[in-house]
Molecule: c-di-AMP riboswitch aptamer (ydaO/yuaA leader)
Organism: Actinomycetota bacterium
RNA sequence: AAAACCAAAACGCCUAGUUCCCGGAAGGGAAGCGGGGGAACCAGUUUUUGGGGCGAACGGUUGCUUCGGCAACCCAGGGUCUCUUCGAGCCCGAGCCCGUCAGCUAACCUCGUCGGCGUGGCUCGAAGCCUCG
Numbered sequence: 001a002a003a004a005c006c007a008a009a010a011c012g013c014c015u016a017g018u019u020c021c022c023g024g025a026a027g028g029g030a031a032g033c034g035g036g037g038g039a040a041c042c043a044g045u046u047u048u049u050g051g052g053g054c055g056a057a058c059g060g061u062u063g064c065u066u067c068g069g070c071a072a073c074c075c076a077g078g079g080u081c082u083c084u085u086c087g088a089g090c091c092c093g094a095g096c097c098c099g100u101c102a103g104c105u106a107a108c109c110u111c112g113u114c115g116g117c118g119u120g121g122c123u124c125g126a127a128g129c130c131u132c133g
Stems, first nucleotide, its partner, number of pairs: 010119005018031005032113006042103001050101001051098004059074006077092004083128006
């Protein structure tokens, strides 16, 4: 000097999961965003083959299996900061909950605001829209 590794900050990503106020803290209160329940009308008649909710994560084929599941491939669908669309590249395509019970649903009631990651850069190109100068 370079490289590698680690940490912090900053920047950035998935997600509703962010911001503000009080407080030494614990904790509490709001705004914003998100979820559930819940009339009439409408829909629906179908409850062990139980039923239902959150989520993009719904399904298919093949092989293996200790028959619980596992693996590979494909797919509906989803992500890749900023307003939209198209194309390309790279990824995801899980998991969890309620507990016999819930269609839609105004008023109303109620709950959440976690967690997990990346980088010396934040994927690239094209066509539009809006705003400001």